[in-house]
Molecule: SAM riboswitch aptamer (S box leader)
Organism: Bacteroidota bacterium
RNA sequence: GCUUCAUCGAGAGUGGCGGAGGGACAGACCCUGUGAAACCACAGCAACCGGUCACCAAAUUAAGACGUCAGGUGCUAAUUUCUGUGAUCCUGCGAAACGGGUCAGAAGAUGAACC
Numbered sequence: 001g002c003u004u005c006a007u008c009g010a011g012a013g014u015g016g017c018g019g020a021g022g023g024a025c026a027g028a029c030c031c032u033g034u035g036a037a038a039c040c041a042c043a044g045c046a047a048c049c050g051g052u053c054a055c056c057a058a059a060u061u062a063a064g065a066c067g068u069c070a071g072g073u074g075c076u077a078a079u080u081u082c083u084g085u086g087a088u089c090c091u092g093c094g095a096a097a098c099g100g101g102u103c104a105g106a107a108g109a110u111g112a113a114c115c
Stems, first nucleotide, its partner, number of pairs: 001115001003113006013042004021031003025084004043076003048072002050069001051066003080107001085104006
C1' cells in the first nucleotide's frame, strides 16, 4: 500500500516544547497568539486484537464476565463537525428548483485478517 470483514449519535486532557496554522479532500461552518500543527512526558477513555474466567460441541434468531488486565494498536472540540451520490417521503394534476426528513451508498477513520 491492495483486498476482505467489523465499527463509527457514547466516552476520555493537562503540562512541556514550538510559534501559525488546524478540522482527510471540496464547499460550508468552526477551532486557534486566552497559543494551531508537529514532537515529548504524564494522565485518561474505550474494549478491535491479545489475555484471564465462564459456557459449549447442538445449531438456531443469539453469544457472556473481567481494564485491579503492568500486553499490541487506537482515541481524548464539535455525530466521521455538516453536506457531497442515489432512492424515497413532506408534495397537492404533473414537473423542476429550493428547503427538510428517512434509507442506502461513496469517501474517510480505526481495528483485525490476508497478500